[in-house]
Context: one part of a larger RNA
Parts: sequence; C1' cells; structure tokens
RNA sequence: UGACGGGGACCCGCACAAGCGGUGGAGCAUGUGGUUUAAUACGACGCUACGCGUGGAACCUUACCAGGGCUUGAAAGGUGCAUGAAAGCCCGAUGAAAGUCGGGCCCUCCUUUCCGGGACAUGCAUACAGGUGUUGCAUGGCUGUCGUCAGCUCGUGUCGUGAGAUGUUGGGUUAAGUCCCGCAACGAGCGCAACCAUCGUCUUUAGUUGCCAUCGGUUCGGCCGGGCACUCUAGAGAGACUGCCGGCGAUAAGCUGGAGGAAGGUGGAGAUGACGUCAAGUCAGUACGGCCCUUACGUCCUGGGCUACACACGUGCUACAAUGGCCAGUACAAUGGGCAGCAAAAUCGUAAGAUGGAGCGAAUCCUAAAAACUGGUCUCAGUUCGGAUUGAGGGCUGCAACUCGCCCUCAUGAAGCUGGAAUCGCUAGUAAUGGCACAUCAGCCACGGUGCCGUGAAUACGUUCCCGGGUCUUGUACA
Repeated sequence: UGACGGGGACCCGCACAAGCGGUGGAGCAUGUGGUUUAAUACGACGCUACGCGUGGAACCUUACCAGGGCUUGAAAGGUGCAUGAAAGCCCGAUGAAAGUCGGGCCCUCCUUUCCGGGACAUGCAUACAGGUGUUGCAUGGCUGUCGUCAGCUCGUGUCGUGAGAUGUUGGGUUAAGUCCCGCAACGAGCGCAACCAUCGUCUUUAGUUGCCAUCGGUUCGGCCGGGCACUCUAGAGAGACUGCCGGCGAUAAGCUGGAGGAAGGUGGAGAUGACGUCAAGUCAGUACGGCCCUUACGUCCUGGGCUACACACGUGCUACAAUGGCCAGUACAAUGGGCAGCAAAAUCGUAAGAUGGAGCGAAUCCUAAAAACUGGUCUCAGUUCGGAUUGAGGGCUGCAACUCGCCCUCAUGAAGCUGGAAUCGCUAGUAAUGGCACAUCAGCCACGGUGCCGUGAAUACGUUCCCGGGUCUUGUACA
C1' cells in the first nucleotide's frame, strides 16, 4: 500500500421489510446430467453453464456411426510433359447412390513465318491443397461479470531514508470524485453528467395513398365534387433552466413547499460500460503461432444417429375451475411483413384446407385481434373443470413425413382439488393478465426469442437483520 475481520461509523441497491404474482407437487414442451447405444457430434458448469452457441437436426444442415467409393483430390492458383476441336451434347452396362466400365454425335476458336504459339479441357508428374484434428494455459478480435457501481490515475510542487503519502482526506450536499466551503497543495486526464436518437406539449412548412369541420351530390361506403381546418405523416423550430416566489441552510452548494406549465427538479425509457478482476468464455464464426494427419484425422455418397430412457436437475407452457367453462350477439389496437411473395370476393368442405384469382413491389391492396361488454346455460361434481394418452379418418409442405413434421374431425378422456423444506420476479402504465406481429423458415416439433398494443393493481413504517456494493477509520502472526 492492499486484502481480510462472526471490528467500528456513515451511505446505497426489489438487499431485507410492506405487498402482488409465481417456481418447488401434476401432465406436457425444452435444455442438461446420468445411463444406454455402432453413433447417441462438439462446446458451455456457482452467481456469470443448463428454451445457452442452435434466429428452425426428416435428406441437406452434420461436425457423429455403419457400409460403399475417390486420391493433385469437392473448390484454388503455379511449373513440366503428353493428348485433344475451343467447347458442348447423348446413350448403354453395373450400382442404394456416389462412383466405375464402355460407346456415339459434333470435326478446328484466335494467331501463324505452316515449325509452332495462345486460350481452354483432359491425363500424368511435381511442389501443394485440405483438416469442425490439438493447444482459449501461445494469441488477435469479440463477449460475459463485478457494474452504469463512482470510481481509476497523471504532471508539477510539498512531506518521508524508503516503500509511499498528499491531491482523492475533512464540514455539508448529490443519482454521481455532483457541487460548495475549508485545506501544502495547484492543475489535468479516463469515467459521472451533457452532447445523440426515441416518447410526452405547442408552433410552422407540406397535403397523397392520409383526414372530413363547413357546403353540395349520393348507390349511404370520405363514395363523388370540394377542402387541408382536425387526425396523421416527417422536416424545421419552441419548451424545463431550480428560471420565479416563501421557508430552511454558512450569506454557499443545496433541500423543502408553492406558482405557472403538456411536462419539475436526471420528465420516461434507450444507446453509451473508466483503470482493472476472474490464466472467465470462444482455435467449432472468422483470423493466427506451435504440434499432429496426408490412398487419410482429407473428400463424395446411401442409410442411421444428434429425437434413445429406470432416473435426477434447470427453464417454461397448460391446468386444478364459478373473478370460471360453454353457446349466441356486439365493439375497440399498435409494431410489422409481402413478388419463387401477401392474397380479397365468390364457390366446395363440419374443419384443416381446396378451387379461384381481383388488388398490391404497397400511408393505396393483402395479412389481421383477444381479453372486455350484453344475453343464455352449467351449480361445486374429478364435473359441461382439466386436457395427457391412445384408436380411426382426413388435410398441407416436400424427391421423400417408418425411425422423426405440422394441422383438422370423430372417438378416448390420464394425472391434477393450489403444491414440503426451500426459492424467484416486480416500485407504475410497472406487476399481473389478453391477444397480435416479426426473424430463422419448403414445412416445422415455437409452449422458445425479439418487439407491439389492450385491460390494469397492491405496497414501501423503516434500515435492526440477510445478500451485494461504496467512503472513512481500526486490528492483523496474510501478500
């Protein structure tokens, strides 16, 4: 100087407390361990692995296994030799395919001194290619975490023999090493904040594909004429700064109350992650040093596997019902996506879906809500709860749904009556709850992920305690 303490003081955080909803029990989905297997590919392991890499495993993907092939190779460029018409096309045998063997058509592209040269293809040879083989403890780059915590340092000066200290400590204050005051310190840098984009208010510019207050028409649909007020769209501006007032405070920084205001003291929510820590993660995203394989650890193909199943754990979904289930009627969104695409009307089908193809490269067309509300029924039951599982019949995608896809209909109707010890999330348009869209994608095992809107709470006395963190101080046989 640090680190540590079941030392002290002060402070903060959904850390506790106060509340609301879960997980842990059931069924299923998914990941992992284990076991099994010819193979069940590899990585990730407290927080910071386990719906993670994987934002789509039937073939492909694919790295794994079995079997069948190839060896300058599936792709690249170099050199030498040989052949050929530069190139291209077709057929047969064998085979699961890859491949292997054989045959045919076409008869000269450029240049030429008629020897040859060029381009291209094939074969042979040669250096080489190739490797998801190994080492993340050789590395780059990127990432997680402490933590959006308020810290981490430097120059000069001063103090100390020195390691170092001071500044950065102290009194206040703040979300903040934020600011004020004091002070052997005076300044500065990386962080904080602000600058950036977004949401909330207003003004202005613009008015189609958007809108409809006024006027007219109307098939009653902003549909037409018309208009650009309003909504909206997207450019430019305004606005919030403790600016104003009272009180508190050291007359300071600031705190507290108030006015005005759409918004008030960081307005909400993003992007943004200091010096460093964990030899943290990644050689399988790519790059890269060393080592290793080279008729195989390379490469092609068929089939299988990654989907196994006594079991254990994590993350979720659906429930156990009456604040509910079922039936009928009736409203109200936003973000998005669309040409190998989104697909309307109409028709067929109980339905999945099929036929059909208007319109739309889209503020124009298409994709489009559910909870809610109104009425009826069920009356506390393993039920009109719950939907697992299984049987049968169909639909769709795709060469192909046996292993191993999704969807529909009929039948079947399991466990489950609120979950032990324990444990998680959340402070407001949040939790809870309802649906919608998108990426990946032929299809889909999505109940996952990323977003969007609808409905919309309860509670916080407080900081004694648990966890994590910050500052000062103290002890230490630790570094």
This is a predicted structure of a 479-nucleotide part of an RNA (small-subunit ribosomal RNA, 3' major domain) from a metagenome. It matches the Rfam family "Bacterial small subunit ribosomal RNA".